[in-house]
Molecule: Glycine riboswitch aptamer
Organism: Acidimicrobiia bacterium
């Protein structure tokens, strides 16, 4: 230099579910509460398998499950993907 891989940042793409009901008032796409829902911030759980002092314990993934949190017009956010830059690491 090149390639793989991690982190950070910019740009592009990016789904789902109530513009629900009631009350309040500073009428604001506002606040509070109720019921209904969504899963792709975050969080929690575990299978195969491996290990141990072995009928129990430990490790063990997610876009699976749960729905604490978050979200349910638009915007914002959003796992994840692409791309660019910086940087770490591995290989040559």
């Nucleotide at each position: 230099c090149u390639a793989g891989u991690g982190a950070u940042a910019g740009c592009g793409g990016g789904a789902g579910a109530g513009u629900u009901c009631a009350c309040c008032c500073u009428u604001g796409u506002g606040g509070u509460g109720g019921c209904g829902c969504c899963g792709a911030a975050g969080g929690a759980g575990c299978a195969a398998c491996g290990g141990g002092u072995c009928c129990c314990c430990c490790g063990g993934a997610a876009u699976c499950u749960c729905u604490c949190a978050g979200g349910c017009a638009c915007c914002u956010g959003c796992a994840c993907c692409g791309u660019u830059a910086u940087u770490g690491u591995u290989a040559c």